[in-house]
This record gives sequence, C1' cells and structure tokens, in this order.
RNA sequence: AGAGUCGGCCGGGCGGCCGCGGCCCGCAUCGCGGGUCGAGGAAAGUCCGGACUCCACAGGGCAGGGUGCUGGGUAACACCCAGGCGGGGCGACCCGCGGACAGUGCCACAGAGACAGACCGCCCACCGCCGCCGCAACGGCUCGCCGCCGGCGGCAGGGGCAAGGGUGCAACGGUGAGGUAAGAGCUCACCAGCGGCCGGGUGACCGGCCGGCUGGGCAAACCCCACCCGGAGCAAGGCCGAGCAGGGAGCGGGUGGCCCGCCCGAUGCUCCCGGGUAGGCCGCAGCACGCGCCCUCGGGCGCGGCGAGGGCCGCGGCGACGCGGUCCCCAGAGAGAUGGUCGCCACCGGCCCGCGAGGGCCGGGACAGGAUCCGGCUUACAGGCCGGCUCUCCCA
RNA sequence: GCCCCCAUCGACUAGCGGUCCAGGUCACGGCCCUUUCAAGGCCGCAGCACGGGUUCGAAUCCCGUUGGGGGCA
Repeated sequence: AGAGUCGGCCGGGCGGCCGCGGCCCGCAUCGCGGGUCGAGGAAAGUCCGGACUCCACAGGGCAGGGUGCUGGGUAACACCCAGGCGGGGCGACCCGCGGACAGUGCCACAGAGACAGACCGCCCACCGCCGCCGCAACGGCUCGCCGCCGGCGGCAGGGGCAAGGGUGCAACGGUGAGGUAAGAGCUCACCAGCGGCCGGGUGACCGGCCGGCUGGGCAAACCCCACCCGGAGCAAGGCCGAGCAGGGAGCGGGUGGCCCGCCCGAUGCUCCCGGGUAGGCCGCAGCACGCGCCCUCGGGCGCGGCGAGGGCCGCGGCGACGCGGUCCCCAGAGAGAUGGUCGCCACCGGCCCGCGAGGGCCGGGACAGGAUCCGGCUUACAGGCCGGCUCUCCCA
Repeated sequence: GCCCCCAUCGACUAGCGGUCCAGGUCACGGCCCUUUCAAGGCCGCAGCACGGGUUCGAAUCCCGUUGGGGGCA
C1' cells in the first nucleotide's frame, strides 16, 4: 500500500428569525416578559423475558407450550460471557450443537436391494454335467483295460461371494497388505466408531491402555430425557358521577381617545378647572378568570415517578457482571407537541478556473418517530469516525 | 395501545413432505354444434405474498418481512 475480519461509536455544529408541548416564575393588574425540560439507536415489529394489576389457587400431577453441548451472569430470558466438540476459511475469524442400540413412522423416482437384498459381474472349493489323459492306491473283470477311481481342462444348472460396475441424497466402517476357488474384519497395521479401565478437568470433554471387530438418514416427524411456564393483559385494574376535559370563536370586566349624565372640591345659580363614578362609540389587546355557544368527547387515578435509573471513580472477576463511594433528576400527554427558514462552518457528489497550493458555482444529507414501564432479540438505515487482529506485496 | 388469525390462477377453493413443471368450478379466449343465441363438447390462458433455513426433496415444517382480517373499554 492492497485485500479482509471483528468490536465500539456518531448519525451534523453554531447563530438569527418565526413556531409547538409540559412545568415554574417575575413585573404588572389584564398585557408584556423570563427561566427550564422536550424522542431513538432503533422509539418500529410485538418475537421472547420480567415488573405491575386483576382473576383462580391446599399440595402435586395430566394436557398444552417453550428451551436444548458445558459452566457461569442476570429479576428473568430464546439474551450475554467464558469454555468444549464438529464443519468452513491460508489466516484473523465465521457457522452449527441433547437422544436414531426406548419404541413407532417415513425415505418418492431410480435401483437387485432403503435395512434387508443379488441385475450386471467374479468364482468353480462342494454337488452336477461334458471332454481328454492315466492305473500308484480304491472298485470291477476277460489282467491290462474299464469305472461311480485319480489327474487336467471346460460349462455354469444347483451353489459360493459382496470386492468391482450400475442406481440413488444416501448402499452395511475407510486405506494398504496378507489370505482365498473367488471373496469378505477372514487376519494384520494405521485411521474412524463403540465398550471397559486408568489419569486430568466442576463439567461438556481430553489423553493413554485393553477388547471384540463394529449394520444408514430424518426428531424445524411422532416421541424419549432434563429444565422452565397457572390465566389474562394498562382498553389490566380500582375511584367519582350529571357533568368534566381538550380546542375554537364571542361577550363581560381592561386600556387609549371622544361624547354625555350624576356627585365632590365650593355657600345659592351658571360657566371654566381638577377629581371620582356610570353609560355610549371607535381603536388596541387577547395570558389567566367568569358567562353562555359550537366541535371532539364520560372525567380523573394508574401515568411521568428514586427507578432491575444515569455519569464518574475505586475494588473483585479472564469476561458477562457484581460490590462500594460520590454527583444528577432526565419528555410525557387529548390518540395528536419537539418543526420550518436563513446565514456561516464541517462532510459528500458534479461542473468551471488555476501549472500548483487553492478558489468559485450548483446540488445533497438516511431509517424513522415515544404513549404503563424496563431487559433483550430481530428488522430498516444516506454517510462517517475510532480501535484490535489476519493475509499478500514493497521499502528500511 | 394490547392480543389473535389468515395469505394458492381474475373470483371461490382442493392440497396435510415426493407419483404436483399444483387439481377443480365459475369467469376470459379460440374451435365444434346451431339458421342464430343460450346450453353442451374439446382446447387454451393464468397462481403457491416475499426472503432465509431444516431436509436428498418444501405450497406444506421453522424463522423473519410484507399485506389483509378480527377481538378487547
């Protein structure tokens, strides 16, 4: 430098303006401002496991369901960690995992045969048949010939074999040597498998010795073995009750201006001035409160929380994790809120200018969004960062 | 929100690990019959939602995804 493998993390940053939801507060006295918090690594699928709530319940079992190498972690798990064995890869690493001598079932087509068998093939030891030769033995006789006798050769009807061919996903341990009529664990060596003993390990398992030679696959088929699970789910469940909650627009009270009436300053009357109060018109404002109207709709608790909580540090442990100390309080509802836009910077892509460092313009930024809460798994995801390790090549 | 169920031609369906390049009815297209239409006969078209796994072999068994349906105040 290239190729690869595993793990962790981010998933734009800052500022301006306009907005949204919860909570708190200030001035002020009815309109103005402030503070604080506000989605995710998956909030998703609802696939597991729990908390919580109700129902049922003496205890146990059956049925049904789930998990499945071993040991550990955990509230629990189908999760996680460490280890074992097998398979793949040069390797880092990845994938898989109880039992097929407890029983039942299935293994289509092909093939001789799918758990028991012989199609092609091989053989002629044995029985049988044919041919040739022979007389040491056996039998016969006419005594050197014959045979049911001996030898050799052949056939393959009976028979032997399961090596080889062929079929098939799969064919009865594998390779080699001996052996044989031909063969075959028939015998031997090594390997695989099974059983026993010894040793190591908590265990899965590993190592050694001995033995007899040893007969498929499927349990994500029924099943067997071990362990776990009572059922339902926040629309659970309990409280209240003729209104309550969320939203919209309106009126009232407010304020500024104008008009008018009354009272007071001020003794009778009038005017001016100042103050108070009631009313009308126009403008502004719309948070909280009150009133009635409209839309949605029983309301409120559970439910926004000290929690299997988070950050940091220390200790124990290979690790998952546990223990201790210290700091923090961190969304929450109506089913509905967390966005938009502009500027700069960073990133990516394209085009242009420049010898170059670089500059300019245009475009882009995923998957997705809480609703009782937590621990996992799975699925989706533009782009990017960091670290461990492996292989190949080059340079020193 | 929580909990269940289902997915096979255009429609309704059969299938239960192999003889299934999936069968049937209606619909659709062509031909025959008929003077014509209908009915009838023959032929054709067209499908296992998607991905992965178990198995020698998957529409079927297992897991995930997608889509659809239902129940609960």
Description
Two RNAs folded together computationally: RNase P RNA and transfer RNA, 469 nucleotides in total. Model confidence (mean pLDDT): 78 of 100. Rfam match: Bacterial RNase P class A. Rfam classes the family as a ribozyme.